Bacterial RNase P class A from a Polyangia bacterium, 391 nucleotides, folded computationally. A source record names the gene rnpB.
[in-house]
C1' cells in the first nucleotide's frame, strides 16, 4: 500500500418567519373563553411486542395438565440477558458459529437409491475347507451295470463380509499377521469404553492400566431427566360523581281526593280513579389521581479478566385527549458529480483552494425499567489479522 476481522461513537449546527401541543403568569370577562409574556416539548432505534422484572387487582390447600429453558462459573432486581471459560465445528489468520442433559426406559421415522435403513443382509463379487443323489475326466476293479479313490469344473447345500455399487448416513480405521477366502480372529498405533491417578471450584484436560469394542441416524418427533413459572394487565386499578331507569327506608293520599297547570299568593276554573315528595346506597357518563425522579444517565477514584460492583461530584421540567413536537428560506458543516486554478510525482495518482449543480436515510413517546431482534443515507475513533512493498 491492498485486503480482512472486532469494537466504540455521531446521526446535522445556527438564525429569522409561519404555525402545532401541554404548563406558569398578568390583563378583559359572571361564565365559557380571548389576548399578551415567560418558559418546555421524542429515538438510537421512540419500533416488533420477542423475553424478564417494577407497580396494581383477582386467586392462593396439593397434584395433573400445560409452557419454557437446558456445558461450566459468574454477574444481576429478573431473564431464553451480559461476561468469562471448556467443548465441537469453519477459517492461513485476527476471529466466527452452536437449543451443546439423555438414543445400553420405550414408541416413532429415515424419502430417492441401494442387496440391506437395523432382530442386520447378500446384488456383484471372494472362496473350494466340509458335505452331495451334479457334471467332465484320470486310475483301478468289474464281461457289463456299476463300484473305489484323485483332480477339475464350481451345479446344489455351504464358508466370507475384505473390496465394487447406493446413500446424508452401511456394524470402529490403519498397517502387519492370519486363512480356502475372510473377519478384533490375533497384533501395533489411533479411536471407543470402565474403573484409577494427577491438575481444576467445574465444564474438562492429560497420564499409566484394563477391556477387542459394546453394537447407525434423528429427542427445534414423542418421551425420560433436572430446574423455572398462580391468572390478567394502565382500556391495571383508586377516588369524586349528573340526568334517566332499576333497588331499600319514610312520608302523605285513592272520592274525606295527594299532585300537576292557570305568571307570586288565596277563591275559582281545568286536568288527574293514582300515584306523588324526601332520604340512603350501588352503577353508568363525566372528571381526577395513578403519572413519571428512576434496579436513571455522566464523570473521577477504588474492587474485578470480565459482565457487574461499591464510594463521590454532577446533570435530568413530554407525559395530554386516538395523540402535538412541523414547514419555508438564509449562513456554515458533511457527502456525490462533471469542472477550473495551484502544488507533488516518470506517470497512474494524490493533496489544496474556488464557483456551479445535487443529495441527506431509519422512523414518532402513550404506565416506567433491563435486554434481545429487526430497520437506516451518511460520518468519526480505536484495537487487531493477512499479503505485497520500502527503510
Nucleotide at each position: 500500500a491492498g485486503a480482512g476481522u472486532g469494537g466504540g461513537c455521531c446521526g446535522g449546527g445556527u438564525g429569522a418567519u409561519c404555525g402545532c401541543c401541554g404548563c406558569g403568569g398578568g390583563c378583559c370577562g359572571u361564565a365559557a373563553g380571548g389576548u399578551c409574556c415567560g418558559g418546555g416539548g421524542a429515538g438510537g432505534a421512540a419500533a416488533g411486542u420477542c423475553c424478564g422484572g417494577a407497580c396494581u387487582c383477582c386467586a392462593u390447600g396439593g397434584g395433573c395438565a400445560g409452557u419454557g429453558u437446558g456445558c461450566u462459573g459468574g454477574u444481576u432486581a429478573a431473564c431464553g440477558g451480559c461476561c468469562a471459560g471448556c467443548g465441537a465445528g469453519g477459517g492461513u489468520g485476527a476471529c466466527c458459529u452452536c437449543a451443546g442433559g439423555g438414543a445400553a426406559a420405550g414408541u416413532g421415522c429415515c424419502a430417492c437409491a441401494g442387496a440391506a435403513a437395523a432382530u442386520a443382509c447378500a446384488c456383484c463379487g471372494c472362496c473350494g475347507a466340509a458335505g452331495u443323489u451334479c457334471g467332465g475326466u484320470c486310475g483301478u476293479c468289474g464281461a457289463a451295470a456299476g463300484g473305489c479313490g484323485g483332480c477339475c469344473g464350481c451345479g446344489c447345500u455351504g464358508g466370507c463380509a475384505a473390496g465394487g455399487u447406493u446413500g446424508a448416513a452401511a456394524a470402529g480405521g490403519u498397517g502387519c499377521g492370519g486363512u480356502a477366502a475372510g473377519a478384533g480372529c490375533g497384533c501395533a498405533c489411533c479411536g471407543c469404553c470402565g474403573g484409577c491417578c494427577u491438575g481444576g471450584u467445574g465444564a474438562c484436560a492429560g497420564g499409566a492400566c484394563g477391556g477387542g469394542c459394546a453394537g447407525g441416524g434423528u429427542a427445534a418427533a414423542c418421551c425420560c431427566c433436572a430446574c423455572a413459572c398462580g391468572g390478567a394487565g394502565c382500556a391495571a386499578g383508586g377516588c369524586c360523581a349528573a340526568a334517566u331507569a332499576g333497588g331499600g327506608g319514610g312520608g302523605c293520599g285513592u272520592u274525606c281526593g295527594a299532585g300537576g297547570c292557570u305568571g307570586g299568593c288565596c277563591c275559582g276554573g281545568c286536568c288527574g280513579a293514582a300515584g306523588c315528595c324526601c332520604c340512603c346506597g350501588g352503577g353508568u357518563a363525566g372528571g381526577u389521581c395513578g403519572c413519571u425522579g428512576g434496579a436513571u444517565c455522566c464523570c473521577a477514584c477504588g474492587g474485578g479478566u470480565a459482565a457487574c460492583c461499591g464510594u463521590g461530584g454532577g446533570a435530568c421540567u413530554a407525559g395530554a385527549g386516538g395523540a402535538a413536537u412541523g414547514a419555508u428560506c438564509g449562513c456554515c458543516g458533511c457527502c456525490c458529480g462533471a469542472c477550473g486554478g495551484g502544488g507533488u510525482g516518470a506517470g497512474a495518482g494524490c493533496c489544496c483552494c474556488g464557483g456551479c449543480g445535487g443529495g441527506g436515510a431509519c422512523a414518532g413517546g402513550a404506565u416506567c425499567c433491563g435486554g434481545c431482534u429487526u430497520a437506516c443515507a451518511g460520518a468519526c475513533c480505536c484495537g487487531c489479522u493477512c499479503u505485497g512493498c520500502g527503510g
It matches the Rfam family "Bacterial RNase P class A". By type it is a ribozyme. Rfam's curators write: Ribonuclease P (RNase P) is a ubiquitous endoribonuclease, found in archaea, bacteria and eukarya as well as chloroplasts and mitochondria.